RNA sequence: GCCUCGGUAGCUCAGCCUGGCAGAGCACAGCCUUGGUAAGGCUGGGGUCGCGGGUUCAAGUCCCGCCCGAGGCU
Numbered sequence: 001g002c003c004u005c006g007g008u009a010g011c012u013c014a015g016c017c018u019g020g021c022a023g024a025g026c027a028c029a030g031c032c033u034u035g036g037u038a039a040g041g042c043u044g045g046g047g048u049c050g051c052g053g054g055u056u057c058a059a060g061u062c063c064c065g066c067c068c069g070a071g072g073c074u
Base pairs, nucleotide, nucleotide: 001073002072003071004070005069006068007067010026011025012024013023020057028044029043030042031041032040050066051065052064053063054062
C1' cells in the first nucleotide's frame, strides 16, 4: 500500500442486506415484597448510532472521504 470484518446506552450486542417512532440483556435509580438481606416483580433514567460530507420527504441503514480496532495479502 491492498482486501475483509467491526465501531450503536456504563458493559455485551441486535437492528443494516430490503431507508420509516433507536432496541434487548446485564448494570444503575425508585417502588412493591421481607423482621432484615438475597432472589423475584413493577416503573424509570441513560444514545452527537466512530467523525465529516452527499442522496432522499425521511439515513443507524444507501453513496464518498477520513479515524480507530481485529484479521489477512504483498

Predicted 3D model of a 74-nucleotide RNA (transfer RNA) from an archaeon. The sequence was found in a public genome assembly. Rfam family: tRNA. It is annotated as a transfer RNA. Its mean pLDDT, the model's own confidence on a scale to 100, is 82.